This is a predicted complex of two RNAs, RNase P RNA and transfer RNA, with 435 nucleotides together.
It holds a member of the Rfam family "Bacterial RNase P class A". It is annotated as a ribozyme.
Its mean pLDDT, the model's own confidence on a scale to 100, is 75.
RNA sequence: CCUGCCAGGCAGAUGGUUGCGCCUGCUUUGAAAAAAGUCGGUGAGGAAAGUCCGGGCUUCGUAGGGCAGGUUGCCGGGUAACGCCCGGUGUGAGUAAUCACGAGGACAGUGCCACAGAAAUGUAAACCGCCGAUGGGCCUUAACCGGCCACAGGCAAGGGUGCAACGGAGGUGUAAGAGACCCCCAGCAAGGUUGAAAGACCUUGGCUAGGUAAACCCCAACCGAAGCAAGGAGGGAGGCGCUCUUGAAUGAGCAAGGUGGCCCGCCCGUCUCCCAUAGUCCGCCCGAGCAAGAGGGUAACCUCUUGCCCAGAUAGAUAACCAUCCAACGACAGAACCCGGCUUAUCGCCUGGCCCCCGUU
RNA sequence: GCGUGUUUAGCUCAGCCUGGUAGAGCACUCCCCUUUUAAGGGAGCUGUCCUGGGUUCGAAUCCCAGAACACGCA
Numbered sequence: 001c002c003u004g005c006c007a008g009g010c011a012g013a014u015g016g017u018u019g020c021g022c023c024u025g026c027u028u029u030g031a032a033a034a035a036a037g038u039c040g041g042u043g044a045g046g047a048a049a050g051u052c053c054g055g056g057c058u059u060c061g062u063a064g065g066g067c068a069g070g071u072u073g074c075c076g077g078g079u080a081a082c083g084c085c086c087g088g089u090g091u092g093a094g095u096a097a098u099c100a101c102g103a104g105g106a107c108a109g110u111g112c113c114a115c116a117g118a119a120a121u122g123u124a125a126a127c128c129g130c131c132g133a134u135g136g137g138c139c140u141u142a143a144c145c146g147g148c149c150a151c152a153g154g155c156a157a158g159g160g161u162g163c164a165a166c167g168g169a170g171g172u173g174u175a176a177g178a179g180a181c182c183c184c185c186a187g188c189a190a191g192g193u194u195g196a197a198a199g200a201c202c203u204u205g206g207c208u209a210g211g212u213a214a215a216c217c218c219c220a221a222c223c224g225a226a227g228c229a230a231g232g233a234g235g236g237a238g239g240c241g242c243u244c245u246u247g248a249a250u251g252a253g254c255a256a257g258g259u260g261g262c263c264c265g266c267c268c269g270u271c272u273c274c275c276a277u278a279g280u281c282c283g284c285c286c287g288a289g290c291a292a293g294a295g296g297g298u299a300a301c302c303u304c305u306u307g308c309c310c311a312g313a314u315a316g317a318u319a320a321c322c323a324u325c326c327a328a329c330g331a332c333a334g335a336a337c338c339c340g341g342c343u344u345a346u347c348g349c350c351u352g353g354c355c356c357c358c359g360u361u
Numbered sequence: 362g363c364g365u366g367u368u369u370a371g372c373u374c375a376g377c378c379u380g381g382u383a384g385a386g387c388a389c390u391c392c393c394c395u396u397u398u399a400a401g402g403g404a405g406c407u408g409u410c411c412u413g414g415g416u417u418c419g420a421a422u423c424c425c426a427g428a429a430c431a432c433g434c435a
Stems, first nucleotide, its partner, number of pairs: 001359001004354007012325007020043004025038005045332001049343002052341005057227004064264004069223005074088005089103001090101004104218002109216002111212003127159002129155003134152002136149004167185002170182003186208001188205007231282003234275007241254004257267003289308008362434007371387004381418001389405005411427005
């Protein structure tokens, strides 16, 4: 250098002509609402997407308690909040830069572990096996010794089954064996050092405790429901259960109704009809906003100062043509209440930092 | 726009909650019955369990992501 890893950025540019949505000013028409014309300004995205999370906002209404249900899950921090982001720990992958992780608990309890296998969790288990020291039987001997049987019984080493067989490998030991004993390793418990914590390291001990919680569950923390098709913007008429009480819907209780699924608790103006508006207006775009600079922090991020206004439609605008440039006429793709994330799709190009197993110089 | 659901044989659907063998009816093929067809009886064939990844010894089933289709809301 090639290759590779990480972070950030762009998403054709410039000019001209025509056209469309929105806003401001002006002119004309009009009683007004508004319409037409015109100067100027402005006009899709990094994902506008999937709708997978979180929040704002709105309504229901109190949001209080309990049960049920749901979500999250190493530790610390950031944030409006999060399942997101940052830093650290542990495990795994890679030569490395770096990357991935759904990573609480299996000595609280319950369930499951098909087929195969003797046995699948219980201080269990003998299928092929090993032994038969001890006891027993038989042979031999005067007796001892010795031999045979594999009967009682001992064993968890070897084989076999299986994803998994009750710590792993070696040695001592023994009739044969076994953490029965020893060194090392893994795991567990206790103690100590260190760290804010997850954790890391050291010492000692008895020798051992299967897997599964993306099975129920336990522990800890959090969660009201629905969604802009939310919701708001007029006039008039009528009805409203039972009991007691009152001048009286005046007050009380019950019922009904509402409060997410239930209970307690709480609330009590709710239903029907007619007319008009109107499928009209508001919500609706100044916002956890953008840019630059300074400061704090390892970072995510936070604070301060200055400047800027950057789509808001409602059948839905954001386009067409010409010229020049670039290696390339340029991928994925089109706002619909807004914002922070994640995920998925994406032709290519640019900038910065880092790594060295192999290859080239 | 917002909110839900479904996807398994050629068609219509079970199975999923509680993981271990993929099934039913219709259709199709062959045989029997009949002079023949239909009906009836018997036998048989048929699978990317929508796609990819993960958890597990093991996934149609559990979890995550994506795709296609359908429904509701003024």